[in-house]
RNA sequence: AGAGUUUGAUCCUGGCUCAGAACGAACGCCGGCGGCAGGCUUAACACAUGCAAGUCGAGCGAAGAGCCUUACUUCGGUUUGGUUUCUCAGCGGCGGACGGGUGAGUAACGCGUGGGAACGUGCCCUUGGGUAAGGAACAACCGUUGGAAACGACGGCUAAUACCUUAUGAUGUCCUCUAUAGAGAUAUGGGGGACCAAAGAUUUAUCGCCCAGGGAUCGGCCCGCGUUGGAUUAGGUAGUUGGUGGGGUAAUGGCCUACCAAGCCGACGAUCCAUAGCUGGUUUGAGAGGAUGAUCAGCCACACUGGGACUGAGACACGGCCCAGACUCCUACGGGAGGCAGCAGUGGGGAAUCUUGGACAAUGGGGGCAACCCUGAUCCAGCCAUGCCGCGUGAACGAUGAAGGCCUUAGGGUUGUAAAGUUCUUUCAGCAGGGAAGAUAAUGACGGUACCUGCAGAAGAAGCCCCGGCUAACUCCGUGCCAGCAGCCGCGGUAAUACGGAGGGGGCUAGCGUUGUUCGGAAUUACUGGGCGUAAAGCGCGCGUAGGCGGAUAGUUAAGUCGGGGGUGAAAUCCCGGGGCUCAACCCCGGAACUGCCUCCGAUACUGGCUGUCUUGAGUUCGAGAGAGGUGAGUGGAAUUCCGAGUGUAGAGGUGAAAUUCGUAGAUAUUCGGAGGAACACCAGUGGCGAAGGCGGCUCACUGGCUCGAUACUGACGCUGAGGUGCGAAAGCGUGGGGAGCAAACAGGAUUAGAUACCCUGGUAGUCCACGCCGUAAACUAUGAGUGCUAGUCGUCAGCGGGCAUGCCCGUUGGUGACGCAGCUAACGCAUUAAGCACUCCGCCUGGGGAGUACGGCCGCAAGGUUAAAACUCAAAGGAAUUGACGGGGGCCCGCACAAGCGGUGGAGCAUGUGGUUUAAUUCGAUGAUACGCGAGGAACCUUACCAGGGCUUAAAUGUAAGUUGCAUAGUUUAGAGAUAGACUUUUCUUCGGACUACUUACAAGGUGCUGCAUGGUUGUCGUCAGCUCGUGCCGUGAGGUGUCAGGUUAAGUCCUAUAACGAGCGCAACCCCUGUUGUUAGUUGCCAGCGAGUCAUGUCGGGAACUCUAACAAGACUGCCAGUGCAAACUGUGAGGAAGGUGGGGAUGACGUCAAAUCAUCACGGCCCUUACGUCCUGGGCUACACACGUGCUACAAUGGUAGGUACAGAGAGCAGCCACUACGCGAGUAGGAGCGAAUCUAUAAAACCUAUCACAGUUCGGAUCGGAGUCUGCAACUCGACUCCGUGAAGCUGGAAUCGCUAGUAAUCGGAUAUCAGCCAUGAUCCGGUGAAUACGUUCCCGGGCCUUGUACACACCGCCCGUCAAGCCAUGGAAGCUGGGAGUGCCUGAAGUCCGUCACCGCAAGGAGCGGCCUAGGGUAAAAUCGGUAACUAGGGCUAAGUCGUAACAAGGUAACC
Repeated sequence: AGAGUUUGAUCCUGGCUCAGAACGAACGCCGGCGGCAGGCUUAACACAUGCAAGUCGAGCGAAGAGCCUUACUUCGGUUUGGUUUCUCAGCGGCGGACGGGUGAGUAACGCGUGGGAACGUGCCCUUGGGUAAGGAACAACCGUUGGAAACGACGGCUAAUACCUUAUGAUGUCCUCUAUAGAGAUAUGGGGGACCAAAGAUUUAUCGCCCAGGGAUCGGCCCGCGUUGGAUUAGGUAGUUGGUGGGGUAAUGGCCUACCAAGCCGACGAUCCAUAGCUGGUUUGAGAGGAUGAUCAGCCACACUGGGACUGAGACACGGCCCAGACUCCUACGGGAGGCAGCAGUGGGGAAUCUUGGACAAUGGGGGCAACCCUGAUCCAGCCAUGCCGCGUGAACGAUGAAGGCCUUAGGGUUGUAAAGUUCUUUCAGCAGGGAAGAUAAUGACGGUACCUGCAGAAGAAGCCCCGGCUAACUCCGUGCCAGCAGCCGCGGUAAUACGGAGGGGGCUAGCGUUGUUCGGAAUUACUGGGCGUAAAGCGCGCGUAGGCGGAUAGUUAAGUCGGGGGUGAAAUCCCGGGGCUCAACCCCGGAACUGCCUCCGAUACUGGCUGUCUUGAGUUCGAGAGAGGUGAGUGGAAUUCCGAGUGUAGAGGUGAAAUUCGUAGAUAUUCGGAGGAACACCAGUGGCGAAGGCGGCUCACUGGCUCGAUACUGACGCUGAGGUGCGAAAGCGUGGGGAGCAAACAGGAUUAGAUACCCUGGUAGUCCACGCCGUAAACUAUGAGUGCUAGUCGUCAGCGGGCAUGCCCGUUGGUGACGCAGCUAACGCAUUAAGCACUCCGCCUGGGGAGUACGGCCGCAAGGUUAAAACUCAAAGGAAUUGACGGGGGCCCGCACAAGCGGUGGAGCAUGUGGUUUAAUUCGAUGAUACGCGAGGAACCUUACCAGGGCUUAAAUGUAAGUUGCAUAGUUUAGAGAUAGACUUUUCUUCGGACUACUUACAAGGUGCUGCAUGGUUGUCGUCAGCUCGUGCCGUGAGGUGUCAGGUUAAGUCCUAUAACGAGCGCAACCCCUGUUGUUAGUUGCCAGCGAGUCAUGUCGGGAACUCUAACAAGACUGCCAGUGCAAACUGUGAGGAAGGUGGGGAUGACGUCAAAUCAUCACGGCCCUUACGUCCUGGGCUACACACGUGCUACAAUGGUAGGUACAGAGAGCAGCCACUACGCGAGUAGGAGCGAAUCUAUAAAACCUAUCACAGUUCGGAUCGGAGUCUGCAACUCGACUCCGUGAAGCUGGAAUCGCUAGUAAUCGGAUAUCAGCCAUGAUCCGGUGAAUACGUUCCCGGGCCUUGUACACACCGCCCGUCAAGCCAUGGAAGCUGGGAGUGCCUGAAGUCCGUCACCGCAAGGAGCGGCCUAGGGUAAAAUCGGUAACUAGGGCUAAGUCGUAACAAGGUAACC
């Protein structure tokens, strides 16, 4: 000091979360020792038991015990006197007001801090003086008596340091006279009068007692300042505020009382409500600040709850009293007793907090002359890892890197010098011995403790959490959106470093984690130190009160401010320096500090106060000026509508198209006249005016503000503005008018799946006027007001001044715009009209939702407005900009994309594939384009993966090891569907070990089993579309941009020009192959012009090398030339030349990437699964099923044709288990012979075309399905299930609905041929080959697809996106609510204990006085009404949350009617 989390990515805003520290903690796991501390935070709940405050015999009387003593004695005892003895009740004194506990109450002079005057003070210190003479009682005790007890009652006796009388008494108190000082209050001195004391004890010296003064200590009272939240608490107060008299107190005072006055407090927050003991400090923080107030210390308050007084120096009294109340206990039922918030302890509550310990040895306290007694204060010990601190659980060496574990690519790696082993040490704990300080003579609970010494042995002593990122630390197995984890983000759906286990690792360590709380990080309440155009946030706008702030100059003052001194700021704590426990924690000493408050002296710049002066801020005066500024009255024309009249006839109107509607009763149209209401075209303009809302024909009246110019005047008169008050669009409300047009609601017509909408026809409130309400808007410049300062340029509005070249230029003030520098901003943008730089004042914000909602208050006739929460819930919500994608956005361009054409498909029959269905099985895969004559370029068996049945347990490959056998093999034969099983025959080499073969076992195989969403490879598609990127530079905070955009051009990111870009790569093109032309070379199997020979005929032969051809190498085409256009690139041209002309035609060639596209069944491969089976063999079946649906094809429907006959012309490819000439036979498929050819040599009739004949429009001489019969061929085998032939049969079909496909030239169409696979073939398929050979393209509006640029976006798994609301379901919290119920406080009335005070004839007392009675006040109780705060509630309202519910489609693109207020 930061980090994670909103996004595809970015910057910002903003919340949530984490890392740190702390704790009186608790919980989980674990636990060796010691030191120092701490230990009911909850029920101020209730308490058994013991203890916690007594002491004094040197105040007093008595009693008892002991001892000594006297006398007597029955030897038991009785008795006399005495006592440095002891004990206890009583009288008396002092202390029980301290010490100890707790924090309920208290928002207060309670506390803190600093002051003050009108007081008291036992014991203590000090000073002066005194201590005389008497007296009467009451306890104890005795007697009688009441009561269960507690406790009394009556009578009698008695002492005192108890009580009383008298005396004395000032310096005391009060009254009075007087002097001095003083303004006075008063102080000091003097004189007089009145009043008030006392106690003794023991002893020979003290302790006491009384009066008075002083001190010290402690306490009471008063004041300034500080001290929580709420305004959804705004008014409170009747002894209240003050005065006078009186009372009361130690003392001031409404403290109390009578009378008089009407005050007093409050927005600087009274009153009320809620919460809370305050402080030193503690904790956190850099600090400022925040939170907190355990232990220790100071103060306060309380003592079962409430009230009260008594005693006393001191109390309204924790272990005292009286009364009331609640509770508990005892009881003889009549009455009594009690108060742990003292120390232990118990129950209860709770997540949770200790022993019914020891001692007065120390420190203190009470009493006492003292000894001493008491002391749960205190000092110690016990329990608890509750915290802090310290120590230990061993150290060194030790590689074969042991074993085991885990992982593994099988080699190894790791655990790991770790262990074992060897050599050492002994802290702590254990055992034994010694043994303190604390004590200054005696006295030690702690304690045989601390500490020291010795002994034995590595011996007795390690866990917890974590390992996806934040955050240090990784692998395997299990699990399979399950179980679970999680602080946030998020993991888990078969390869999980995130769950659980293991190995390994990281962290801390006698602890470690979790939970809770506080501060921090959080500048996330911002004083230090934030913001408000768009993220949350400027009041809709003025006026103005309080308040805040305020121009120049002089003087004065010294409040703020600054400097210095003094007092105080308790101790402890924190910090610094020392010191003591072995160190540390801890403790001790000293210092500093305690940032504060009070007071004195000084300074006077600034701020403030006071007194003057000034003119620049502000205002006044005079003269001009502009304007939809406001109010009232009047007035004008155009248009719409309506009414009347005329002309006139069938439609009009309206829409995308229609209809509702109007019209033959005369509309619409047109002409004239009239009525009425509302609004003011053109001018008109980022023009004007106004504070804002807003203001627009013209005229008049009244009136507000503004600007300019000029002189004089006033002299800071100013700015802002909480509350307050006024204005305030539209809609709405009230009353009364008005009503032409428009138009919510409503009605009808359309549209639609629906259409309570958009569109159309109507139409009422309303819109208009007057008066009165409402008080809100995206009331926006989303930008509060004021002042000053900080580059400019160009417009425009209203003035003024100057210059001249008289329509321009220069200058200046005020307004209103555009652009732009610095600066600012997250960016967009703002930029003298600031969102810049500063100052002043006000308002407002603090995550999203819930919610601008509920409740309460105020306002309103209502609608509603204003003020304004919480529970709950989410980890985001949001701003700006970027790249994409998308749009029923825009621009440009391309493509058989449309259009123009030709031919099809969709209808029929059949073939084939698919779906579906069926089945034992109909194996599997492919499924929009990009599956469906696809994998399959050949399913009868095989193939074959499927099914049924029957077998095998290892076939084939590869070995290794061990064992067995002597054959194996081959042939024949039997059984069987076959696989297979059985039988028979046969048999090699040998060195006798074996080779070799076979069998068995183990490892190992095998799997068309799963996962194409784990993969490689291959492939499809966008798309042969023109794109996709990089380096350096530049721009931007950044994502990113630029380059690649722009202007042209191209088939093309093809090229050119321009250019913060310059270059480059993958693509394009070219290079490759075929084809089109020519040349050269070569000349067989190909060719034959010329020469010769031969044949019926044929390059058949000799020969030729010209031609064709073959197949190698070259040439050729490059916009090269010409013309035009153009900067260029390039384009155009029936241009030239050329076989070919602008890529000549075709092929191969497929960028970065997209579709988790296809394929685990071509192959390969990770993981998983099966192993007498999911492997393998065999037979048969199935993949060929069939109501049906779809795709792709073939054949047709005929005359451009069919049939019959005749006749011509290809190219390419294939061929030996082959192609097969030719001959014969058969109607034919074929068969039987049989030449040639491993092929430029042999093999195959090309067909359409052409010629001739026939058929004449028919279900036909079209069409050939289907079926019957007979055959041929292949093959082990044609039943399921082959092809072909012949005879017979002769179905549908007469050109095909919606829709849809292909093709731009040697193309479509049409015709045949060949090949692969292959025994054969379901081939009408696929792939090639040639023959014949068209039509059309104006063009780019539209459909589809694509490219580039631009725009909007709430999309980014990217429009097959996102997303809204009702309803339905579950859960949660909240509001309202008849009612029920509780709390606290106040008020009125009634009653009223104890008690102080007041009054008082009868009773008591010698008296003082008391009892009794009465009165005032009053705790408590009762009652009444209203308010307030809670709880609960039938029912009810909205809200939030919840993978896959319903209905629609509102919003985001022009979101399909722009959205929003």